A computed fold for a 1505-nucleotide RNA from an uncultured bacterium, annotated as small-subunit ribosomal RNA.
It matches the Rfam family "Bacterial small subunit ribosomal RNA".
The coordinates come from a structure-prediction model, not an experiment, and the mean pLDDT is 85.
RNAcentral holds the sequence, with entries from ENA and SILVA.

[in-house]
C1' cells in the first nucleotide's frame, strides 16, 4: 500500500471476496524443555463430602476435658481410682469485639446505576489530637441444680447466682433542648508495680498501662442533592393523580411529597417523554495513520446480587452469601406428631456445552480478625498439580565429506533431481538423564543487657542501640559443579490466478475441490497419490468472533441529468441561516494560572531475573472537567442609526393568467321535405353493415350536442397540473421608467396547509361525434389481438371525492461572480428618419451554438451539470418489494408510511468494436427481369437413404453429401462375413545354426498348407585338407513386428468454401482517462482500396492490376516426317524441284485512352470517333490476402496419445460391397416429320501406341477370326469424324417413333464372365404423344446441337477429363428474391437472429404472508383473600429496677411483654385487555431446480415503435 470478479474489450459506478492485526476460544494433525501469564464465555441449573470466622481467661461465673504439682485408697513400687480451680489452661455459658472486611457472581438495572465536574442539610466504631470526668448505689438473667414434654430439633417450670451484662442516683467545662426565665443527660472496671501511711490482712492508698463516660477537631468510611454525558426502535406519540407546586404537621442521621392533612392545576414531550427490546458502568482492552469502530476476561474503581418474593430485628455500618421471620418452589430426616437446608467462598460431582484445571500444601511471606501479648483462625494470600490455551527464550547438533553411492521421482535416454543431503571422518555436550554441592525469600517478635521517657519511685511500662535465640509451604528449589555419549527431542499447511512453490501416474462432469474467480466430459501443473519445491516452525491449518483494507454511512471523507438517489407545484410554523456602520457586554471563541483528571495499562528513559516475556523506579501523557484572571477580530446578545437585500406609492405596457355569464359561424349525425336510381360503405383483399318499404350522392328547412379551422411562431401566459372563436363583469401575478417613502421587514422551510393532468367513484341532469367492455365479419395453426361494421359506460354540466402519472429539463428554493456569438417576445433611452422600415446601448424573458471550467463518457456551458454561500429532501449492491404485517386517509378502487426470511455474484451506466434488422443510403453479381435449353412425369445408367442381410466393409450429409474418395469391385482390389490354417509372423533390424541360389517333380488337400522325391552346388578374399565375407533360403530365441483398431474435438500436411468478393493489416505522428480512432471516411472514378482531388495524416506490406502460359495479327530464322505459287513429272506433292504460301516453333513485333472531338474540377475518368488484326483488363487459363465454419480427410501419407499381440496381426478358399416394398440426387435415350430410314458426297482438332497401335489382304450378316506391312511416331496406326450437302422413302400413327424388358444364338478379355463384364446377330418391342407443385444452366464463338480422343483398364463409361464442327434468342432496367461490398443508424446480441428472452401450467425443495383456532410468555387495569413485619390504637390479662402513696404487706403511675384491632403489603385467585412466541386443515404470492408444455410479450421499425 493493494488484488481478484460484471464486458469480445474499456471506463466509470457497484456489490462481493482475498491478503493483515487480534482472541478466555474450540477442532484436525503433530508435540523435546524452560519461565511469565491465563483457564465454565453456556444452566444465576442442582448440590454428595470437607474445609472457608473467629477470638478474648488481662470482662465473668465457673471447671466437661488435659497437663504438672499436693494429698488419699489399692496394690502387681510405678500404674490405676479419686479428690483439691490453688497452678498450666479450658468445653458449654454470661460479656466486648469481629462475623457490613476478605472471597464470588452479572441475574436484575438504560437509570434509585456509573463517569467527569460540583453542592450541603448528615452520620461515622476502631485510629490521631485537644478538654473534662471515671463518685455512689440497685434489681435480675444464662451457666448450674432439681423435675416435665418431644423421635429429633428443641422445649418448659421451679429454685441459686457474677460480671466491662441490666437500671436508676449524684456530679456537668464543653454538649443538647429553650419561649432565653430556665430546664435535660454520663461512666466500668481489669492488669502490672510499689516508698511511706491505714488495713477487717482480702485490701485502701499512689502510680502506669489497657479500658470507660461527656464533647470538640482531624483523618477514614458512609448517606444525600445537582449539572453534563451514557444502546437500539416512531410499524411505541402522547404520558402523569402522589401526579407538579404551595402551607401545616409527621418521620429520617440528614435536605425532600419521603408521608399525612387542606389549597391550587399543575408538570413531562418531536432538542424524542410513555413503551419495547437490549444491556451490569468505568479505568481500560483489540483494530485503526487518525477520527473512529468493537468490546468490557484476567488486574483495579463504583454498583447489584446471595435458591426465588416479602420484611424488618441488632448494630456506628445491614434491611445482612456461610443472621432471623414469613410465603413459594426444591431436595433431604421422621417414630407422621414434626423438623432441616441454601457452593454467584475454595476443592469437588451431575447436568448442559464445540469448551475451561486439584476433594493438593501452607500460614514461612504479604494482609485481614480477635488479644496487652505469646498466640489462634484465615480456601484472603504465598505456593504446588492438570492444560502448547497465549506470550517469550533455548533445543533436536557443528565441520569436513563427490565415487555426485544406493534407492525414489522424471526424462528429450545423453542425463536431470533429492544432494553435501547420507555414509564415512574430524570435533562439541546447551537443553533433558544421574550423583554432588548449595543462596535469596528472614524481618520480626521472645530472652539478656545499656541509654533516654514517664512517675515519689533506682518498680511496671515505652523508645532506641547491642548481644543471644530460634521461625521455610514451595523444595529432590534457582544458580553452581562431575560424568557418559550424537547419544533421548520435527511436524504441519500450501503449490491454477490472487499467492511464495511443478511434474508424473490414476480417475474421466464420476469420484471430488472450491475463500473468490472457479476446476473435472481420457493428454487435469485445480481432484486422489508420489517425487520434488514454497511457507511457517513445537507449532501448524481450519472454524468462529472483532476491527481493518470498507473514501462501502463519507467529521476528518462521498454523492442525487442518464448508474441508487429532487418530494408533482405552492404558501407558512418551528428550526437554520442572515445587508453596512457604532457603542456596550464577554455567553461562544482565544490565551495564562489554580483545582482535578486513583492506581494499574499505553508512550519515554533508568534498574532486576544470563536475554526475552515479566517486575520494577522516575518522567510525559491522561486530548476532558471545573475555577479564576486577561484579550475582543469574529458569532451572540443589547441599544440607538443606515439604505445597496426586501417592500409600498404614482404613470404605463403585453399576455389561451383565473371566475361568472352573454353570442356566433363552419363542420359530423340525426329528422321533414324535394331531385334521382342500384348500388352505398368498407379493406391488403374482403366480409358483416345500409339500400327498390329508394340508400348513397344532391338541394331546402329544422333540431340537438361537443370542439373552436386560417392567425399559429423552440411566440405568451401560469408556481406546477394546465391555458386557444367573439363581448361583458369580477380577480391574481409580471414586466417597465422616474422618483417619493418603510427601514432587514430578508432565505430556506421538518411537521402542516392548500392546489393537483387522465382515468376512475358518489347524486342529479346532458349525450352530437368518438369510443374500454361487448357483439358479428375478417385474417390466423390459434386470434378472447392488430383491420372492419356497429356499440355501452365514459368523454361534456353542477356539487362533492380520489391525489396518483416518463406529474420530465428525468436537472429542488434562494443569492452572488465567471468569454463571446446569433434569433425572437415585452419594455424604455439615444441616434436616424416623409413614409415603410432601421441601427445602438439597456432591461425582464424565451431559444440556438461555444471560451475556460466540469463530467465515466454522453453532454453542460449567464436558463451550468463550472465557482461559491445558505436552507430543505433523498441515496447506501441485484431480486425479494415499493410487497407483507401494522398504523393513518378513502364510499371504493387504492393511496401513503414500510420490512424480513430466503437467494445471486452480479443488476445497472457511458462509450468502443464487431455481428445482426421483416432500419436508411450507394454499388455489383446470370441475383432478378428479358430470353434459349433443361430437371421434376417416362424407361434405364449411376450414386445416397431406408430396409433387408452372415456380411451388404468405411468415409462424405444444406448451399461447400448424393456419376463425391472410386482415372474404372467377376478373383485379386478388400478393408466386411462364412470356414480352414498360422503364431518373431506377410514385411524390417540384431544374434546364433545349417544349407549356395536355384530347378523339377509325387501325394493329399477348396487353397493356403502339411508330407515327401530329385538335380545342383556357384561369386569374392586369404594364412589355401581349411576359414572368412557379400547376397539368398532356412531352422531357433528374444528385443520387437503389423493393426484400412479409436480419437479430424490432440496434430501436421492437403482440400472444401465464403470468393477472384476487394478487401485485411502494419509503422511513425495526431486525437482519446480507455478500449479505439484516424489513416482506410468525405467529392468522383473504376472490374477493383483502380486513380484523382480534399483531408491530422504521412508512408509501407499483403490482397487487385502487371510480370507467366494460350489463343488472336504481322515481322524474322529455320525447312523435315509438314506445304505446292511458278518449272517439269504423275492415278497420287509421287518424284525433280522451289523456300513463295500453309503450317510447324524458336526470336521479335504490337494496344498505351498514344491520337482527334465532346463532358468533366485544367484530374481521376467517361462518351464518341479515326487508324488497326485486335480498343479500352482484346478473349481464356494458372495464380486464392487477413480469415470464418473445432468444415472434410487419422481409409492417400505423417502423427501424439489409448487400445490389440496363439489376435483388432497374417495366409487362403467361397460369399458380400452387385440385395430390393419404397424415396431422392445427378445423367442417358426419348416422346418425333427442324424427324427415322436408305443410297452418294465433303471438312476438323486434339491426342494416344512396342506385354502397345495394327495398315493391307482374307473368312464370316456381324461382334470378330487369321496372316501380316508400317511404326518407339508432322513418316505408321487407331481412324470412319458427325451433325452438313444431294436424292429416295414415310405421312402423324404409339407409328418405318421409341427402345425397355425376355428368348435364341454367338464374339471376346481373362485361370475363371452363375451370383456378377463388355459387345454381336436374330425374335420381343413396355413406359412415354413434351412432364404439377417447384426448380436448374447460360450473355458469344457462349447457349444449344454434333461427334472425336484420353486417364483408369485384361476386360468393363450414359461418368470424367480434353478437342474441334455448325451456331442462335435476349438484356427496358434494378421496385422485387437471393448472395456480396462500402457509409450511415438501432440492439437487452458477442457460442454474435439457428442470438436473446417473457409469462402460464406440470414436478421436486426451500424460506415466508393469511388462517378456524390452540398452546406459552410477559404486561395493564379491576375486585377478593392477604402471612411475616414495622407504625399507631385498645383494654378487661401478666409485669424486677425507677416515681408516687404507705411502718409494712401492698397499691397505684411510667416502662415493658403477650393479645386484638387499623393501615401498608409478598405470594395466591377471579374477570377483561395490550404486546410477544411456538403450533394449525387448509390457502396466497415469492425464490431456486436437467435438456417438461404452450404460445412468442420485450430487445431491430423485434414485425401493431
Nucleotide at each position: 500500500a493493494g488484488a481478484g470478479u460484471u464486458u469480445g474489450a474499456u471506463c466509470a459506478u457497484g456489490g462481493c471476496u482475498c491478503a493483515g492485526a487480534u482472541u478466555g476460544a474450540a477442532c484436525g494433525c503433530u508435540g523435546g524443555c524452560g519461565g511469565c501469564a491465563u483457564g465454565c464465555c453456556u444452566a444465576a441449573c442442582a448440590c454428595a463430602u470437607g474445609c472457608a470466622a473467629g477470638u478474648c481467661g488481662a470482662a465473668c461465673g465457673g471447671u466437661a476435658a488435659c497437663g504438672a504439682u499436693g494429698g488419699a485408697a489399692g496394690c502387681u513400687u510405678g500404674c490405676u481410682u479419686c479428690c483439691a480451680g490453688g497452678c498450666g489452661a479450658c468445653g458449654a455459658g454470661u460479656g466486648g469485639c469481629g462475623g457490613a472486611c476478605g472471597g464470588g457472581u452479572g441475574a436484575g438495572u438504560a437509570a434509585u446505576g456509573c463517569u467527569u465536574g460540583g453542592g450541603a442539610a448528615u452520620u461515622u466504631g476502631c485510629c490521631u489530637a485537644g478538654u473534662a470526668g471515671u463518685g455512689g448505689g440497685g434489681g435480675a438473667c444464662a451457666a448450674c441444680a432439681c423435675g416435665g414434654g418431644g423421635a429429633a430439633a428443641c422445649u418448659c417450670g421451679u429454685g441459686c447466682u457474677a460480671a466491662u451484662a441490666c437500671c436508676g442516683c449524684a456530679u456537668a467545662c464543653g454538649c443538647c433542648c429553650u419561649a432565653c426565665g430556665g430546664g435535660g443527660g454520663a461512666a466500668a472496671g481489669c492488669g502490672g508495680g510499689g516508698g511511706a501511711u491505714c488495713u477487717u490482712c482480702g485490701g485502701a492508698c499512689c502510680u502506669c498501662g489497657c479500658g470507660c463516660u461527656a464533647u470538640u477537631a482531624g483523618a477514614u468510611g458512609a448517606g444525600c442533592c445537582c449539572a453534563a454525558g451514557u444502546c437500539g426502535g416512531a410499524u411505541u406519540a402522547g404520558c402523569u393523580u402522589g401526579u407538579u407546586g404551595g402551607u401545616g404537621a409527621g418521620g429520617u442521621a440528614a435536605a425532600g411529597g419521603c408521608u399525612c392533612a387542606c389549597c391550587a392545576a399543575g408538570g413531562c414531550c418531536a432538542c424524542g417523554a410513555u413503551c419495547c427490546g437490549u444491556a451490569g458502568c468505568u479505568g481500560g482492552u483489540c483494530u485503526g495513520a487518525g477520527a473512529g469502530g468493537a468490546c468490557g476476561a484476567u488486574c483495579a474503581g463504583c454498583c447489584a446480587c446471595a435458591c426465588u418474593g416479602g420484611g424488618a430485628c441488632u448494630g456506628a455500618g445491614a434491611c445482612a452469601c456461610g443472621g432471623c421471620c414469613c410465603a413459594g418452589a426444591c431436595u433431604c430426616c421422621u417414630a407422621c406428631g414434626g423438623g432441616a437446608g441454601g457452593c454467584a467462598g475454595c476443592a469437588g460431582u451431575g447436568g448442559g456445552g464445540a469448551a475451561u484445571a486439584u476433594u493438593g500444601c501452607a500460614c514461612a511471606a504479604u494482609g485481614g480478625g480477635g488479644g496487652a501479648a505469646a498466640c489462634c483462625c484465615u480456601g484472603a494470600u504465598g505456593c504446588a498439580g492438570c492444560a502448547a490455551u497465549g506470550c517469550c527464550g533455548c533445543g533436536u547438533g557443528u565441520g569436513u565429506g563427490a565415487a555426485g553411492a544406493a534407492g525414489g521421482c522424471c526424462u528429450g535416454c545423453g542425463g536431470g533431481u533429492u544432494g553435501u543431503a547420507a555414509a564415512g571422518c574430524a570435533c562439541u555436550u546447551u537443553c533433558a538423564g544421574u550423583a554432588g554441592a548449595g543462596a535469596a525469600g528472614a524481618a520480626a517478635a521472645g530472652c539478656c543487657c545499656a541509654a533516654a521517657g514517664c512517675u515519689a519511685a533506682u518498680a511496671a511500662c515505652u523508645u532506641u542501640a547491642g548481644g543471644u535465640c530460634u521461625u521455610g509451604a514451595c523444595a529432590u528449589u534457582a544458580a553452581c559443579u562431575a560424568c557418559a555419549g550424537a547419544a533421548g527431542a520435527a511436524g504441519c499447511a500450501c503449490c491454477g490466478g490472487c499467492u511464495a512453490a511443478c511434474u508424473c501416474c490414476g480417475u474421466g462432469c464420476c469420484a471430488g475441490c472450491a475463500g473468490c474467480c472457479g476446476c473435472g466430459g481420457u493428454a487435469a501443473u485445480a481432484c486422489g497419490g508420489a517425487g520434488g519445491g514454497u511457507g511457517c516452525g513445537a507449532g501448524c491449518g481450519u472454524u468462529a468472533a472483532u476491527c481493518g483494507g470498507a473514501a462501502u454511512u463519507a467529521c476528518u471523507g462521498g454523492g442525487c441529468g442518464u448508474a441508487a438517489a429532487g418530494c408533482g407545484c405552492g404558501c407558512g410554523u418551528a428550526g437554520g441561516c442572515g445587508g453596512c456602520g457604532a457603542u456596550g457586554u464577554c455567553a461562544g471563541u482565544c490565551g495564562g494560572a489554580u483545582g482535578u483528571g486513583a492506581a494499574a495499562g499505553c508512550c519515554c528513559u533508568g534498574g532486576g531475573c544470563u536475554u526475552a516475556a515479566c517486575c520494577u523506579g522516575g518522567g510525559a501523557a491522561c486530548u476532558g472537567c471545573a475555577u479564576u484572571c486577561g484579550a475582543u477580530a469574529c458569532u451572540g446578545c443589547a441599544u440607538a442609526g443606515c439604505u445597496a437585500g426586501a417592500g409600498u406609492a404614482u404613470g404605463g405596457u403585453a399576455g389561451a393568467g383565473g371566475g361568472a355569464a352573454g353570442c356566433g359561424g363552419a363542420a359530423u349525425u340525426c329528422c321533414g321535405g324535394g331531385u334521382g336510381u342500384a348500388g352505398c360503405g368498407g379493406u391488403g383483399a374482403a366480409a358483416u353493415g345500409c339500400g327498390u318499404a329508394g340508400a348513397u350522392a344532391u338541394c331546402c328547412g329544422g333540431a340537438g350536442g361537443a370542439a373552436c379551422a386560417c392567425c399559429a411562431g423552440u411566440g405568451g401566459c401560469g408556481a406546477a397540473g394546465g391555458c386557444g372563436g367573439c363581448u361583458u363583469c369580477c380577480u391574481g401575478g409580471a414586466c417597465c421608467a422616474a422618483u417619493a417613502c418603510u427601514g432587514a421587514c430578508g432565505c430556506u422551510g421538518a411537521g402542516g396547509u392548500g392546489c393537483g393532468a387522465a382515468a376512475g367513484c358518489g347524486u342529479g341532469g346532458g349525450u352530437a361525434g368518438c369510443a374500454a367492455a361487448c357483439a358479428g365479419g375478417a385474417u390466423u395453426a390459434g386470434a378472447u389481438a392488430c383491420c372492419c361494421u356497429g356499440g355501452u359506460a365514459g368523454u361534456c354540466c353542477a356539487c362533492g371525492c380520489c391525489c396518483u402519472a416518463a406529474a420530465c429539463g428525468a436537472u429542488g428554493u434562494c443569492a452572488a461572480c465567471u468569454a463571446g456569438c446569433c434569433g425572437u417576445u415585452g419594455g424604455g433611452u439615444u441616434c436616424a428618419a416623409u413614409u415603410c422600415a432601421g441601427a445602438a446601448c439597456u432591461u425582464a424573458g424565451u431559444g440556438g451554438c461555444g471560451c475556460a471550467g466540469c463530467u465515466a463518457a454522453c453532454g453542460c456551458g449567464a436558463u451550468a451539470a463550472g465557482u461559491u454561500g445558505a436552507c430543505c429532501g433523498c441515496c447506501u449492491g441485484g431480486g425479494g418489494a415499493g410487497u407483507a404485517c401494522g398504523g393513518u386517509c378513502g364510499c371504493a378502487a387504492g393511496a401513503u408510511u414500510a420490512a424480513a426470511a430466503c437467494u445471486c455474484a452480479a443488476a445497472g451506466g457511458a462509450a468502443u468494436u464487431g455481428a445482426c434488422g421483416g432500419g436508411g443510403g450507394c454499388c455489383c453479381g446470370c441475383a432478378c427481369a428479358a430470353g434459349c435449353g433443361g430437371u421434376g412425369g417416362a424407361g434405364c445408367a449411376u450414386g445416397u437413404g431406408g430396409u433387408u442381410u452372415a456380411a451388404u466393409u468405411c468415409g462424405a450429409u444444406g448451399c461447400a453429401a448424393c456419376g463425391c474418395g472410386a482415372a474404372g469391385a467377376a478373383c485379386c482390389u478388400u478393408a466386411c462375413c462364412u470356414g480352414g490354417g498360422u503364431u518373431u509372423g506377410a514385411c524390417a533390424u540384431c544374434c546364433c545354426g545349417a544349407g549356395a541360389a536355384u530347378u523339377u517333380u509325387u501325394c493329399u488337400g477348396a487353397a493356403a498348407g502339411g508330407a515327401g522325391a530329385a538335380a545342383g552346388u556357384g561369386c569374392c578374399u586369404c594364412u589355401u585338407u581349411g576359414a572368412g565375407g557379400a547376397g539368398c533360403u532356412u531352422g531357433g530365441a528374444g528385443a520387437c513386428a503389423g493393426g484400412u483398431g479409436c480419437u479430424g474435438c490432440a496434430u501436421g500436411g492437403c482440400u472444401g468454401u465464403c470468393g477472384u468478393c476487394a478487401g485485411c493489416u502494419c509503422g511513425u505522428g495526431u486525437c482519446g482517462u480507455g478500449a479505439g480512432a484516424u489513416g482506410u471516411u468525405g467529392g468522383g472514378u473504376u472490374a477493383a482500396g483502380u486513380c484523382c482531388c480534399g483531408c491530422a495524416a504521412c508512408g509501407a506490406g499483403c490482397g487487385c492490376a502487371a510480370c507467366c502460359c494460350c489463343u488472336a495479327u504481322c515481322u524474322u530464322u529455320a525447312g523435315u516426317u509438314g506445304c505446292c505459287a511458278u518449272c517439269a513429272u504423275u492415278u497420287a506433292g509421287u518424284u525433280g524441284g522451289g523456300a513463295a504460301c500453309u503450317c510447324u516453333a524458336g526470336a521479335g513485333a504490337u494496344a498505351c485512352u498514344g491520337c482527334c472531338c465532346c463532358g468533366g474540377u485544367u484530374a481521376a475518368c467517361g462518351g464518341g470517333g479515326a487508324g488497326g488484326a485486335a480498343g479500352g483488363u482484346g478473349g481464356g487459363g494458372a495464380u486464392g490476402a487477413c480469415g470464418u465454419c473445432a468444415a472434410g480427410u487419422c481409409c492417400u501419407c505423417a502423427u501424439g496419445g489409448c487400445c490389440u499381440u496363439u489376435a483388432u496381426a497374417u495366409c487362403c478358399a467361397g460369399g458380400g460391397c452387385u440385395a430390393c416394398a419404397c424415396a431422392c440426387g445427378u445423367g442417358c435415350u426419348a416422346c418425333a416429320a427442324u424427324g427415322g430410314a436408305c443410297u452418294g458426297u465433303a471438312c476438323a482438332a486434339a491426342g494416344a501406341g512396342u506385354a502397345g497401335c495394327g495398315a493391307g489382304c482374307u473368312c464370316g450378316c456381324g461382334a470378330g477370326g487369321g496372316u501380316a506391312a508400317g511404326c518407339c511416331a508432322a513418316u505408321c496406326u487407331c481412324a470412319a469424324a458427325a451433325a452438313g450437302c444431294a436424292g429416295u422413302u414415310c405421312u402423324c400413327a404409339g407409328u418405318u417413333c421409341g427402345g425397355a424388358u425376355u428368348g435364341g444364338a454367338g464374339u471376346c478379355u481373362g485361370u475363371a464372365a452363375c451370383u456378377c463384364g463388355a459387345c454381336u446377330c436374330c425374335a420381343u418391342g413396355a413406359a412415354g404423344u413434351u412432364g404439377g407443385a417447384a426448380u436448374c444452366g447460360c450473355u458469344a464463338g457462349u447457349a444449344a446441337u454434333c461427334g472425336c480422343g484420353g486417364a483408369u483398364c485384361a476386360g468393363c463409361a450414359u461418368g470424367c477429363c480434353g478437342c474441334g464442327g455448325u451456331g442462335a434468342a435476349u438484356a427496358c432496367g434494378u421496385u422485387c428474391c437471393c448472395g456480396g461490398g462500402c457509409c450511415u443508424u438501432g440492439u437487452a446480441c458477442a457460442c454474435a437472429c439457428c442470438g436473446c428472452c417473457c409469462g402460464u401450467c406440470a414436478c421436486a425443495c426451500c424460506a415466508u404472508g393469511a388462517g378456524a383456532g390452540u398452546u406459552g410468555g410477559u404486561u395493564g387495569u379491576a375486585c377478593c383473600c392477604g402471612a411475616a413485619g414495622u407504625u399507631g390504637u385498645u383494654g378487661g390479662g401478666c409485669u424486677a429496677a425507677c416515681c408516687g402513696g404507705g411502718u409494712a404487706a401492698c397499691u397505684g403511675g411510667a416502662g415493658g411483654c403477650a393479645a386484638a384491632c387499623a393501615c401498608c403489603u409478598a405470594a395466591g385467585g377471579u374477570a377483561u385487555g395490550g404486546c410477544u412466541g411456538a403450533u394449525g386443515a387448509u390457502u396466497g404470492g415469492g425464490g431456486u431446480g436437467a435438456a417438461g408444455u404452450c404460445g412468442u410479450a420485450a430487445c431491430a421499425a423485434g414485425g401493431u415503435a